[in-house]
């Protein structure tokens, strides 16, 4: 340096759920709360997934320009036992 990841150190994040607010929804956000996480940091102009307002039509379907990074991928990074 590249890998790797411990019942190590210093720290960090925060699922479900509850309440307020925003939103058509998915979801976001603030507070509470911890299931977990060695990238649970960044990236939504790669793949995938969710929603269906505008819009389109054969009228119940299609449809992202709306979302999700705690699905995969990509980028960067702390520590150092085996």
């Nucleotide at each position: 340096c590249c890998a790797c990841g411990a019942u190590a150190a210093c720290g960090g994040c925060a699922a479900a759920c509850c309440a307020g607010c925003u939103g058509a929804a998915a979801a976001g956000u603030u507070g509470g709360g911890a299931c977990g996480c060695a990238a649970a940091a960044c990236u939504a102009a790669g793949g995938g997934c969710c929603u269906u307002a505008a819009c389109u039509c054969a009228a119940g379907a299609g449809a992202a320009a709306g979302g999700c990074a705690g699905c995969c991928g990509g980028u960067u990074a702390c520590c150092g036992a085996a």